[in-house]
Molecule: small-subunit ribosomal RNA
Organism: uncultured bacterium
RNA sequence: CCCUUAGAGUUUGAUCCUGGCUCAGGAUGAACGCUGGCGGCGUGCCUAACACAUGCAAGUCGAACGAGAACUCCUGAAUUGAGACUUCGGUUGAUUUUUAGGAAAUUCUAGUGGCGGACGGGUGAGUAACGCGUAGGCAACCUGCCCUUUACACAGGGAUAGCCACUGGAAACGGUGAUUAAAACCUGAUGAUACCAUUGUUUCACAUGUUAUGAUGGUCAAAGAUUUAUCGGUAAAGGAUGGGCCUGCGUCAGAUUAGCUAGUUGGUGAGGUAACGGCCCACCAAGGCAACGAUCUGUAGCCGACCUGAGAGGGUGAUCGGCCACAUUGGAACUGAGACACGGUCCAAACUCCUACGGGAGGCAGCAGUAGGGAAUAUUGCACAAUGGAGGAAACUCUGAUGCAGCAAUGCCGCGUGAAGGAUGAAGGUCUUCGGAUCGUAAACUUCUGUCCUUAGGGAAGAUAAUGACGGUACCUUUGGAGGAAGCCCCGGCUAACUACGUGCCAGCAGCCGCGGUAAUACGUAGGGGGCAAGCGUUAUCCGGAAUUAUUGGGCGUAAAGAGUGCGUAGGUGGUUUCCUAAGCAUAGGGUGAAAGGCAUUGGCUUAACCAAUGUUAGCCCUUUGAACUGGGUUACUUGAGUGCAGAAGGGGAGAGUGGAAUUCCAUGUGUAGCGGUGAAAUGCGUAGAUAUAUGGAAGAACACCAGUGGCGAAGGCGGUUCACUAGCUCGAAACUGACGCUCAGUCCCGAAAGCGUGGGUAGCAAAUAGGAUUAGAUACCCUAGUAGUCCACGCCGUAAACGAUGAGAACUAAAUAUUGCCGCGAGGCAGUGUUGAAGCUAACGCAUUAAGUUCUCCGCCUGGGGAGUACGAUCGCAAGAUUGAAACUUAAAGGAAUUGACGGGGACCCGCACAAGCAGUGGAGCAUGUGGUUUAAUUCGACGCAACGCGAAGAACCUUACCAGGGCUUGACAUGGAGGCUAAAUACUUAGAGAUAAGGAAAUAUACGCCUCACACAGGUGGUGCAUGGUUGUCGUCAGCUCGUGUCGUGAGAUGUUGGGUUAAGUCCCGCAACGAGCGCAACCCCUAUCCUUAGUUGCCAUCAUUCAGUUGGGAACUCUAGGGAUACUGCCGAUGUAAGUCGGAGGAAGGUGGGGAUGACGUCAAAUCAUCAUGCCCUUUAUGUCCUGGGCGACACACGUGCUACAAUGGCGAUCAACAAAGGGAAGCAAAGCCGCGAGGUGGAGCAAAUCCCCAAAAGUCGUCUCAGUUCGGACUGCAGUCUGCAACUCGACUGCACGAAGUCGGAAUUGCUAGUAAUCGUGGAUCAGCAUGCCACGGUGAAUACGUUCCCGGGCCUUGCACUCACCGCCCGUCA
Repeated sequence: CCCUUAGAGUUUGAUCCUGGCUCAGGAUGAACGCUGGCGGCGUGCCUAACACAUGCAAGUCGAACGAGAACUCCUGAAUUGAGACUUCGGUUGAUUUUUAGGAAAUUCUAGUGGCGGACGGGUGAGUAACGCGUAGGCAACCUGCCCUUUACACAGGGAUAGCCACUGGAAACGGUGAUUAAAACCUGAUGAUACCAUUGUUUCACAUGUUAUGAUGGUCAAAGAUUUAUCGGUAAAGGAUGGGCCUGCGUCAGAUUAGCUAGUUGGUGAGGUAACGGCCCACCAAGGCAACGAUCUGUAGCCGACCUGAGAGGGUGAUCGGCCACAUUGGAACUGAGACACGGUCCAAACUCCUACGGGAGGCAGCAGUAGGGAAUAUUGCACAAUGGAGGAAACUCUGAUGCAGCAAUGCCGCGUGAAGGAUGAAGGUCUUCGGAUCGUAAACUUCUGUCCUUAGGGAAGAUAAUGACGGUACCUUUGGAGGAAGCCCCGGCUAACUACGUGCCAGCAGCCGCGGUAAUACGUAGGGGGCAAGCGUUAUCCGGAAUUAUUGGGCGUAAAGAGUGCGUAGGUGGUUUCCUAAGCAUAGGGUGAAAGGCAUUGGCUUAACCAAUGUUAGCCCUUUGAACUGGGUUACUUGAGUGCAGAAGGGGAGAGUGGAAUUCCAUGUGUAGCGGUGAAAUGCGUAGAUAUAUGGAAGAACACCAGUGGCGAAGGCGGUUCACUAGCUCGAAACUGACGCUCAGUCCCGAAAGCGUGGGUAGCAAAUAGGAUUAGAUACCCUAGUAGUCCACGCCGUAAACGAUGAGAACUAAAUAUUGCCGCGAGGCAGUGUUGAAGCUAACGCAUUAAGUUCUCCGCCUGGGGAGUACGAUCGCAAGAUUGAAACUUAAAGGAAUUGACGGGGACCCGCACAAGCAGUGGAGCAUGUGGUUUAAUUCGACGCAACGCGAAGAACCUUACCAGGGCUUGACAUGGAGGCUAAAUACUUAGAGAUAAGGAAAUAUACGCCUCACACAGGUGGUGCAUGGUUGUCGUCAGCUCGUGUCGUGAGAUGUUGGGUUAAGUCCCGCAACGAGCGCAACCCCUAUCCUUAGUUGCCAUCAUUCAGUUGGGAACUCUAGGGAUACUGCCGAUGUAAGUCGGAGGAAGGUGGGGAUGACGUCAAAUCAUCAUGCCCUUUAUGUCCUGGGCGACACACGUGCUACAAUGGCGAUCAACAAAGGGAAGCAAAGCCGCGAGGUGGAGCAAAUCCCCAAAAGUCGUCUCAGUUCGGACUGCAGUCUGCAACUCGACUGCACGAAGUCGGAAUUGCUAGUAAUCGUGGAUCAGCAUGCCACGGUGAAUACGUUCCCGGGCCUUGCACUCACCGCCCGUCA
């Protein structure tokens, strides 16, 4: 200078934290699913280093050699004999074949010989190693071919393969004999600066050594070929290249591997090697390695690099490049410059093949290819044109190296699948609120273009002359026509993208959370949408996110985590100061850091991928310099640490004595019936004399008071008192040493209780055990006994919630207060022990000079929950067991702190007919009524703790009615719409029928808003879902609560307000207060009632006057009453008390502290009730789940429960007559008077009244008489007979009346309900519903009590507080066993 750091989901009712799991990104030699147009550049057995058919992959040189073969030519001989000539005798003779010799060039070949087969190519089995990487060394080495330089190449010799002959063998392969050449082999000569020995001088160096140069002696060479120019040969020196050896540093995991090693470590000598070396051998010594991890075990080729990452790191080691190792497995050497040799040799083994059974042959981890394995990986291709290699003088030959092509979307990159216009917004699909919306300018249609494609033609570079596999390829021109070219995944959140249908905890989805149980944006399909695109998804693996192993960059009081404590070794770390050094560190220069890759800048293929050029590095090594710091050496110092001196405190430790109280036991005395024990009891002890009491004695253990939040100790721990022994702390003063310090892996000591061993002891207590209780049981809690043990000595064990759940040491950072020890006259200081608190820290709780604050040093420990502190192994232990300490598997959480609520057989306070005090009941009887159950053709349905059960139902004989049986109808009993038809329909009557219904004629009213027929839309449903809903209602509860705005506090959920002190019926009011205000509730406003005033007097009233049987009439307007309007009550007044709010008492008043009732029901809870009041989504049904009719059922009846009525009697029954006294209602399809009839229900009658006028209407309890305690003159069920009324109709199935019949029942077990004053109890009256039917319900008045000390307890509620593992909230959660 450049580059550079992202989070989300999931634990909870909600919150913060800890912590794991999961996701979004990138990558791959990939595979799988669906799909697939073109081109360029790369890549392609990761598994069986498994086995391999076939072909090819290493040969070349005739200019090293002999020999052979082929071809050409010449000559001779023999043979053949086309043609020509011919005197027909023959001549000539192309040609064919054979043979001998020769020539010159060429080609080929087995063999000898040379060079090369040690390169190139493959693979990663082995290897944890000097194997690799990096930096060095060799004064301890070699190096064919190549380059440079110097010198030399003389003279000889004997063989051998081949060939030939014979011969063995199936073959592979040989054997014997004869003969032959060389650059093959051998001998001799020459010879140095080579080598060796002896010896002189000399340079340098870290040791052995080494450089240069002499002298003397000794040893070793050679090869020619062809031709006239070269190549080759020998010796030596140097270079270059390539190798060999050695060293520093680095290089995976395991200690549940801690000791390993005899050629082992070293020395001397000999051998061996190119070379050093235990490399090998003989002898000698006893060493060497290891906690800085030896040895052993497992795994693995290493690196440049590649992937990821901000980086530090983490992972990987395909392709390309460097090194190593290997070539079926194991071993060995030979040749050679080089090998212990992939396509060489020998031996052994396994496997395969051939065989004449005697014996042989082979090695794809070379290129193709085959089988096999596997999820999975290609052609038995072309060419040596290029690059490179081997041989050759060269031409050239060889080259599965290499260059190319083929196959594969396997990866990266590029291009295309058309472009512009085009609204009747077509058809069609999907959705729909039925209007429309959307696919959508998308299509059609019009006009264009030509990349890829296609037709025809031209046609490279790659090669310098020739030579091109690729290849008629790239590229260019040209013809044609939108023609041939789009899929995959996803759409609940994370995460971009939504609807419909199907399905109904099924089918299925799912990365995590989680979807699906009838309205699924989560499954499947469709439409639409989103993303990427010739690909898209899935799976696998790696890094990231993950600060989730934390060097950068985490933690350990309670979340996982401080060892029980200390001493101390190694190690780590360390006060002030002088000088030196230069290891760390810093600085400057040099070397290395291969190439490729990465990055930057340029350039070349049309672009990009790809390729090329230039620049750039971490690390390591060498050298220079040194301000500070660390280290090393050195000189001093005193403040850290320690020693000595003078005091003080202490349950510090260990040992030996000794004391009193108490318990128990023993002996004796007194004394008598109990003692003891518990919630209550019992077991137990006691008349054989206990308990109690007195005296005496014995034994063991523990030490009241002092005693404390106090003292001591490292921790565990330590308590009567005395003695001697012993350790540590502390204060004072400042004499001495002079950093001697701190921490501490391993080691070692100590270490409560329980337990173990041996021997004692044993009073009390007390596991085990026994008995008694409790209990469903009670192997417990309680009681009575009681053994180990507890105590002592010695020896083990080695653990605890061994806790301050807080390692040790040092420094610094506000205060206040209490206490222990010492010093000081004092202020105060030092050393401990506590409490409260500042800053700061903490997730919060909390900590806070005794830190959990700010820092330093060292040690120990943690990394989700469970499995598990388990298993195995090892060590220790007498044993019990302790220490160390996993994995498979399973799971999405487990956890900490704090918050709101709910809950508690937690606490404080308060209220309510909640208890208590009372009164009357229920529960027992009979009946009524509702419910369950059972039954039934049906017994329609709903309601189920309080808050269902005389409830929906304010009234089921038909109807109602929804149920059942049977009989009918199908556009329908009811609504809207179309077409056609009729003059009727309806009513009354007749006939058939159970009726619905069907048929018929007749009279009057009557003319469209009527009826009938037909077809289709549709009607209809008391069918389902109250867990899809609206509305309505119940309940907590007429309980006093429920919230909000702003502010403040808290990271936050939340808190505060609303808590506290009082007070109230009340969150009512007052005071205080980081709160100040406000809203919904409370109260008040409304209605009735109680008192008064006023207005008005009819149908109501009548004091005064008159009148009557009668407020009947006149009259009156006073009273009562009616119904309009007002008033009154407010703690207003007085006293007491209190800060106040208020409370208590009193006066006055009709009423006194809300005067008494009613209406009025906060936020919410119960998926509370209702789809059958009504409304309504969705589903279901449509000749039926709709609709009409008759009959039946809802009324059944072994039983159980709820709510009531009537009773059981004398406070009563019955009778009588006397005479009373209400209120509130109702009345026209109605209430009905008087009168008459009937014992009565009732009948007849019809005055009056749409009502303060008339009627229902009699009020009843009351009074008097009688009955005299009994199943009765109680009680009235049940039953028989006879009736009345309503109604089409009283059989199933109404009410009432009369006569007769006369059941249970003599006050009710456990349990349980209502009520606090005009209330309970008791008495009657009315109304709604209704033709009729009430013991129910709703109202009305008459008579009219008892009791409340009080809040301990039961139930419910309110407020505060506390605990919590609950939050579906205790009907919770949860543990064990079994299935």